The RNA shown here (SAM riboswitch aptamer (S box leader)) has 104 nucleotides and comes from Caldanaerobius fijiensis DSM 17918. It matches the Rfam family "SAM riboswitch aptamer (S box leader)". Rfam links the family to the GO term regulation of gene expression. The same sequence occurs in records of 2 taxa.

[in-house]
RNA sequence: CUCUUAUCGAGAGUGGUGGAGGGACUGGCCCGAUGAAACCCGGCAGCCGGCACAUUAAGUGCGUCUGGUGCUAAAUCCUGCAGGUGAAACCUGAGAGAUGAGAG
Numbered sequence: 001c002u003c004u005u006a007u008c009g010a011g012a013g014u015g016g017u018g019g020a021g022g023g024a025c026u027g028g029c030c031c032g033a034u035g036a037a038a039c040c041c042g043g044c045a046g047c048c049g050g051c052a053c054a055u056u057a058a059g060u061g062c063g064u065c066u067g068g069u070g071c072u073a074a075a076u077c078c079u080g081c082a083g084g085u086g087a088a089a090c091c092u093g094a095g096a097g098a099u100g101a102g103a104g
Stems, first nucleotide, its partner, number of pairs: 001104008013041001015040003021031003025080001027078002042072003047068002049065001050062004076096001081093005
C1' cells in the first nucleotide's frame, strides 16, 4: 500500500511542556492567545490478547487484567453519489474516511 471483516448518535482533564494552528479531502460550518498542533501525565472504552465460567457450537463475565492498539469539541461536526418526499428541509442506502483483527 491492497484485500477481507466488524464497529463508528455512548464515554473520557479547571493537569504539565509548547506557542499558531486545527477539525482527513471538497464546499460549508466551527474550534483556537480565556492558548491550536505535537509531546508527557491523567482518563475513557473494551477490538485483539489474558483470566474465569460454559460448551457440540455460538457464548457470558472480569479493567484489581501491570499486555498490544485505539480514543479523549460538535453524529465520522455536516456535506459530496444514488433513491424517496419536497416549500424549507427530512429520511434511507452507497461511497469516502477512521479504528481493530486477519491475509497478501